[in-house]
Molecule: Fluoride riboswitch aptamer (crcB RNA motif)
Organism: Sporomusaceae bacterium
């Protein structure tokens, strides 16, 4: 990688992974940042929120 059966695991909280919390939502939901000269242009942050790795960014050393 393809294919069956069976069980189990909800989803989400503006960029990535884990772990913990915390809140919201029930698939017709939740949620989908901010400025401007607004359909274009520009800017912050990898978190809801704590920890850590991974990218990014800045200063120093070697």
């Nucleotide at each position: 990688a393809u294919a069956g059966u069976a069980a189990c695991a909800g989803g989400c909280g503006a960029u990535g992974g884990a772990g913990u919390u915390c809140g919201c939502c029930a698939u017709u939901a939740a949620c989908c940042c901010c400025g401007c000269a607004u359909u274009g242009c520009g800017g912050u942050a990898a978190u809801g929120a704590c920890u850590c790795c991974u990218a990014c960014c800045a200063u120093u050393u070697a």